[in-house]
RNA sequence: GCGUCCGUGGCUCAAUGGAUAGAGCACCAGAUUCCGGAUCUGGCGAUUGCAGGUUCGAGUCCUGUCGGGCGUA
Numbered sequence: 001g002c003g004u005c006c007g008u009g010g011c012u013c014a015a016u017g018g019a020u021a022g023a024g025c026a027c028c029a030g031a032u033u034c035c036g037g038a039u040c041u042g043g044c045g046a047u048u049g050c051a052g053g054u055u056c057g058a059g060u061c062c063u064g065u066c067g068g069g070c071g072u073a
Base pairs, nucleotide, nucleotide: 001072002071003070004069005068006067007066010025011024012023013022018056027043028042029041030040031039049065050064051063052062053061
């Protein structure tokens, strides 16, 4: 260089083109406890790598681009 796969909260992952993008862990608050841990309840946190396009509607489809993995000479 060419081919292919991946990129979504702090972390690990979900999500048929139709919705307020969801879960676990973490974090914060409360309950419980002498204090802590564990447990329980509640809460915060994402413009889905970036830029365009298609569509009534895009995390999902298309193009370009950036980063990473694998294959290839």